A computed fold for a 74-nucleotide RNA from Meteora sporadica, annotated as transfer RNA.
RNA sequence: GUGUUGGUAGUUCAAUUGGAUAGAGCGUCGGGCUUCGAAUCCGAAAGUUGUAGGUUCGACUCCUACCCAACAUA
Numbered sequence: 001g002u003g004u005u006g007g008u009a010g011u012u013c014a015a016u017u018g019g020a021u022a023g024a025g026c027g028u029c030g031g032g033c034u035u036c037g038a039a040u041c042c043g044a045a046a047g048u049u050g051u052a053g054g055u056u057c058g059a060c061u062c063c064u065a066c067c068c069a070a071c072a073u074a
Base pairs, nucleotide, nucleotide: 001073002072003071004070005069006068007067010026011025012024013023019057028044029043030042031041032040050066051065052064053063054062
């Protein structure tokens, strides 16, 4: 350089062939329980879905370019 795969919450991952308000575990914060903690239960916060355009009534999803990572190849 070329090709393939991937990039979504602090982190690890979902999101059913393009359709409702993008969810879950762990973590964080608040509360219940407890003498205090652990465990457990309840609740909350946390997202420019890598960036910029395009297609569409509608895009995490399809198309184009670029950025980053891993792998393959010369």
Model confidence (mean pLDDT): 80 of 100. Rfam family: tRNA. The family's RNA type in Rfam is transfer RNA. Its family is annotated with triplet codon-amino acid adaptor activity in the Gene Ontology. The organism belongs to Meteora, within Eukaryota.